A computed fold for an 84-nucleotide RNA from a Candidatus Altimarinota bacterium, annotated as transfer RNA. RNAcentral holds the sequence, with entries from ENA. Its mean pLDDT, the model's own confidence on a scale to 100, is 81. Rfam family: tRNA. Its family is annotated with triplet codon-amino acid adaptor activity in the Gene Ontology.
[in-house]
RNA sequence: GCCCAGGUGAUGGAAUUGGUAGACAUGCUAGACUCAAAAUCUGGUGAUCGUAAGGUCGUGUGGGUUCAAGUCCCACCCUGGGUA
Numbered sequence: 001g002c003c004c005a006g007g008u009g010a011u012g013g014a015a016u017u018g019g020u021a022g023a024c025a026u027g028c029u030a031g032a033c034u035c036a037a038a039a040u041c042u043g044g045u046g047a048u049c050g051u052a053a054g055g056u057c058g059u060g061u062g063g064g065u066u067c068a069a070g071u072c073c074c075a076c077c078c079u080g081g082g083u084a
Base pairs, nucleotide, nucleotide: 001083002082003081004080005079006078007077010026011025012024019067027045028044029043030042031041032040046057047056048055049054060076061075062074063073064072
């Protein structure tokens, strides 16, 4: 250089047909239980604005297609594998 696979919350990882982004688990946090803790159980947990209801933004970066994009197209960046 060329070919292939991948990049999603704090972490692993779903969303496979374009149609509610983050299921599920770990972590963190609050509560229950306990003399106290561990274990276990329950709730919460992307960002921002807002008293709240709710709004806006958010899938490596920038563009495009579409009523609608994590998903399709183009360019680029990064990671892993293959190849002379």